[in-house]
RNA sequence: GUGUCUAUAGUUUAAUUAAAACGUUAGAUUGUGAUUCUAAAAAUAAAAGUUAAAAUCUUUUUACUCACC
Numbered sequence: 001g002u003g004u005c006u007a008u009a010g011u012u013u014a015a016u017u018a019a020a021a022c023g024u025u026a027g028a029u030u031g032u033g034a035u036u037c038u039a040a041a042a043a044u045a046a047a048a049g050u051u052a053a054a055a056u057c058u059u060u061u062u063a064c065u066c067a068c069c
Stems, first nucleotide, its partner, number of pairs: 001068003006063002010022004024040005045061005
């Protein structure tokens, strides 16, 4: 340089309604912690296009992985 794959909460996965587990924060419980319970915050890599409607389809860019050179 060419081609392929991937990119979603802090981390791992879903998706029909953007949901769940762990994690974080706050509160309750406890003599203190841990455990348990309740609640909250937290995300579609970026930009365009198609569509009534896009996390999902198309293009470009960025990053990563793999193969060839």

RNAcentral holds the sequence, with entries from ENA. A computed fold for a 69-nucleotide RNA from Amblyraja radiata, annotated as transfer RNA. The coordinates come from a structure-prediction model, not an experiment, and the mean pLDDT is 81. Rfam family: tRNA. About the family: Transfer RNA (tRNA) molecules are approximately 80 nucleotides in length. NCBI's taxonomy places the organism under Eukaryota, Deuterostomia, Gnathostomata, Elasmobranchii, Amblyraja.